Small-subunit ribosomal RNA, central domain from a metagenome, 350 nucleotides, folded computationally.

Context: one part of a larger RNA
RNA sequence: UUGGGCGUAAAGCGUCCGUAGGUGGUUGUUUAAGUCAGAUGUUAAAGACCAGAGCUCAACUCUGGCAUGGCAUCUGAUACUGGACGACUUGAGUACGGUAGAGGUAAGGGGAAUUCCCGGUGUAGCGGUGAAAUGCGUAGAUAUCGGGAGGAACACCAGUGGCGAAAGCGCCUUACUGGACCGUAACUGACACUAAUGGACGAAAGCUUGGGUAGCGAAAGGGAUUAGAUACCCCUGUAGUCCAAGCCGUAAACGAUGGAUACUAGGUGUUAAGGGAUUCGACCCUCUUAGUGCCGAAGCUAACGCGUUAAGUAUCCCGCCUGGGGAGUACGACCGCAAGGUUGAAACUC
Numbered sequence: 001u002u003g004g005g006c007g008u009a010a011a012g013c014g015u016c017c018g019u020a021g022g023u024g025g026u027u028g029u030u031u032a033a034g035u036c037a038g039a040u041g042u043u044a045a046a047g048a049c050c051a052g053a054g055c056u057c058a059a060c061u062c063u064g065g066c067a068u069g070g071c072a073u074c075u076g077a078u079a080c081u082g083g084a085c086g087a088c089u090u091g092a093g094u095a096c097g098g099u100a101g102a103g104g105u106a107a108g109g110g111g112a113a114u115u116c117c118c119g120g121u122g123u124a125g126c127g128g129u130g131a132a133a134u135g136c137g138u139a140g141a142u143a144u145c146g147g148g149a150g151g152a153a154c155a156c157c158a159g160u161g162g163c164g165a166a167a168g169c170g171c172c173u174u175a176c177u178g179g180a181c182c183g184u185a186a187c188u189g190a191c192a193c194u195a196a197u198g199g200a201c202g203a204a205a206g207c208u209u210g211g212g213u214a215g216c217g218a219a220a221g222g223g224a225u226u227a228g229a230u231a232c233c234c235c236u237g238u239a240g241u242c243c244a245a246g247c248c249g250u251a252a253a254c255g256a257u258g259g260a261u262a263c264u265a266g267g268u269g270u271u272a273a274g275g276g277a278u279u280c281g282a283c284c285c286u287c288u289u290a291g292u293g294c295c296g297a298a299g300c301u302a303a304c305g306c307g308u309u310a311a312g313u314a315u316c317c318c319g320c321c322u323g324g325g326g327a328g329u330a331c332g333a334c335c336g337c338a339a340g341g342u343u344g345a346a347a348c349u350c
Stems, first nucleotide, its partner, number of pairs: 004321003007304002012318001014201004021194003025088007033081002035077009049065006091191001092188003095184005103177007110154001115149007125136002162169002206247006215241002220236004258317006266295011299306002323350003332343004
């Protein structure tokens, strides 16, 4: 390189936006670059191959010869691809009318609970465990009632429910704001898909500066357990967890399943719309669209399983894999305050 692959064997970038590039709907005219056909020239000789000939044979030597292919030129063909010009509406987008939603940002507000402080009642225990002890308590704890402070999180509703590209999002109200879906088919007229490089976002932990600190709680201290116990259990408890601004850029960032489009039996739930049926509304019935679950035809799969939300059948584009260890290491480069991240070998060994 060809070929084969990527749910679990090695392998889908954490996610999206988007540049180049690649690919691209229906139709008409034109062109003839790709494509196809024919012709001509060329593709040195030697060698190779085929047929024959000459040395007694052979090696060797000599004569003749294509086919196919490449390149160039010319002539032609025009279905397909491409170029040019035009048309179209189903892809895509816009408009208008609706709908649901923990989508995002900011501000304000709320109640329950924990803790602490003050006061009342009240007296000897409380707490904790397998059992204990450390700890707290006669300087009055625990319990209980009233008042106050402060921080963090929002019970029930709550649901294989919803929204978001992913990370993620859950008390209430307001302001600003993104997207989706349904209906109408009015407008634009291929404006599309994918996406190297690039850009943006990106849990937790961690870092910088300044605040904040109720509960929890790495580290640390103590009590137990134990042969030991640098643990599991208990009592404390600092960073942190929270806020603002800025870094970091990683996760079993998982559906371990890249994106887009089309096609291919059904059954049963559920969410949001819309239509029909119903005199009307609700319930019920039925259909369509978009999501979200379960079970399953065909098919696929090594099996497990997947199965219109495909891991089926196809097309387009990107990413990635190539035995285990060494190793996601070394070196270099880039990024970072650092921690480290990204890229990423080889020797050697089995």
The RNAcentral record of the full RNA draws on SILVA.